RNAcentral holds the full RNA, with entries from SILVA.
A computed fold for a 466-nucleotide part of an RNA from an uncultured bacterium, annotated as small-subunit ribosomal RNA, 3' major domain.
The prediction has a mean pLDDT of 85.
Context: one part of a larger RNA
RNA sequence: UGACGGGGGCCCGCACAAGCAGUGGAGUAUGUGGUUUAAUUCGACGCAACGCGAAGAACCUUACCAGGGCUUGACAUCCUCUGACGAUCCUAGAGAUAGGAUUUCUCUUCGGAGCAGAGAGACAGGUGGUGCAUGGUUGUCGUCAGCUCGUGUCGUGAGAUGUUGGGUUAAGUCCCGCAACGAGCGCAACCCUUAUUGCCAGUUGCCAUCAUUCAGUUGGGCACUCUGGCGAGACUGCCGUGGAUAACACGGAGGAAGGUGGGGACGACGUCAAAUCAUCAUGCCCCUUAUGUCCUGGGCUACACACGUACUACAAUGGCAACAACAGAAAGCAGCAAAACCGCGAGGUCAAGCGAAUCUCCAAAUGUUGUCUCAGUUCGGAUUGCAGGCUGCAACUCGCCUGCAUGAAGUCGGAAUUGCUAGUAAUGGCAGGUCAGCAUACUGCCGUGAAUACGUUCCCGGGCCU
Numbered sequence: 001u002g003a004c005g006g007g008g009g010c011c012c013g014c015a016c017a018a019g020c021a022g023u024g025g026a027g028u029a030u031g032u033g034g035u036u037u038a039a040u041u042c043g044a045c046g047c048a049a050c051g052c053g054a055a056g057a058a059c060c061u062u063a064c065c066a067g068g069g070c071u072u073g074a075c076a077u078c079c080u081c082u083g084a085c086g087a088u089c090c091u092a093g094a095g096a097u098a099g100g101a102u103u104u105c106u107c108u109u110c111g112g113a114g115c116a117g118a119g120a121g122a123c124a125g126g127u128g129g130u131g132c133a134u135g136g137u138u139g140u141c142g143u144c145a146g147c148u149c150g151u152g153u154c155g156u157g158a159g160a161u162g163u164u165g166g167g168u169u170a171a172g173u174c175c176c177g178c179a180a181c182g183a184g185c186g187c188a189a190c191c192c193u194u195a196u197u198g199c200c201a202g203u204u205g206c207c208a209u210c211a212u213u214c215a216g217u218u219g220g221g222c223a224c225u226c227u228g229g230c231g232a233g234a235c236u237g238c239c240g241u242g243g244a245u246a247a248c249a250c251g252g253a254g255g256a257a258g259g260u261g262g263g264g265a266c267g268a269c270g271u272c273a274a275a276u277c278a279u280c281a282u283g284c285c286c287c288u289u290a291u292g293u294c295c296u297g298g299g300c301u302a303c304a305c306a307c308g309u310a311c312u313a314c315a316a317u318g319g320c321a322a323c324a325a326c327a328g329a330a331a332g333c334a335g336c337a338a339a340a341c342c343g344c345g346a347g348g349u350c351a352a353g354c355g356a357a358u359c360u361c362c363a364a365a366u367g368u369u370g371u372c373u374c375a376g377u378u379c380g381g382a383u384u385g386c387a388g389g390c391u392g393c394a395a396c397u398c399g400c401c402u403g404c405a406u407g408a409a410g411u412c413g414g415a416a417u418u419g420c421u422a423g424u425a426a427u428g429g430c431a432g433g434u435c436a437g438c439a440u441a442c443u444g445c446c447g448u449g450a451a452u453a454c455g456u457u458c459c460c461g462g463g464c465c466u
Stems, first nucleotide, its partner, number of pairs: 007466007015456002019420005026312008034303002042053002064298007073123001077122002079119005086103007105114003125287002128285003134281002136276003139272001141270001146185006152161003165176003191264004196232007205222003210219002235258001238252005314413001318372007331360002335354002340349003379410001384405007426448007
């Protein structure tokens, strides 16, 4: 000077408390450990690993295993020689490949160039090792309010001061004081979005007035909604009280919005030899007829068990049946697909429209009526059998969906433990990316829509002074 203390003082945070809904018990999905295996590829391990890398393992992916092949190589540059390579068909084979038949070079300034094959070596190649040799990127403390510098002053010096003190703030935010005076990186603001409104614009959007129609369908209109560009608006600006006459705090007015309006992007100096050599790049080491590379099949999907994260439930605030409504944000041509017809259904046939404010994909909770009457049930849906559908060379290992049948555990969960302060929690569905196919995951979107906060003694984490 720091760090630490079951030392002290002050102050914050869903940290506790007050509440709501969960997890921990059941079944399933998924990740991990362990075990097994020829292989179950590798990485991630308290918070900050475990629905994580993976925005999607049948083949491919794929890095793993078994077997079959190749050795200047699947890929790049250089040298010499050749003119094909490829495509179609046949044969052998699990295929990679090998053999046969047909067909067969392009451009040219004629020097050559492109492409392919053969040969020699320089070399290629490595998801092999080291993240404790590294770059880059990322997590975390933490969106916490801190971290420093120049000059001056003090101290023999390490260092101190400034940055401490009195108030105040979300904030080292601001005010006052002070051997300090200034400055930088952070805070805040500038950026995006949302909430109100003016102007401009009016089709594919909208419909008040006038006609018209089954229908904003058509004429007409651009008021309104909406779209999207430029503006306005919020600044403690105004009033009162408190305060030190300050900063500021509290209350009020006006206002769509009030004291950072809500949300996002944005992450200081540094910490953890934190993570990543498997995104990529890269030093050194290692392999070079193999640790490279091609192919077929298998594995990553195993299963006495243990843990994490989710989904579905245990029911009447409910289940089932019929009828009736109301979104937003996205996406669409190797695509979205209406209507009609067929099928109990998944789906199929045919096919209009749409590169989309035009066409398509588009709700469910909810409401009304009926039924069930507290049961392992008309709850719950695991598991299994049969019959089908779709994608795809191919669903056996190992996909998703439908119908019929089957109908397991489960009656609200021990110790313990998590999230959340408002359009939030809880609850309901929809879309997108990945993707041939496959979503209980992830990322977004809207619908319905609460309870509680006395307070800071205590638990956890953090800041300042001592």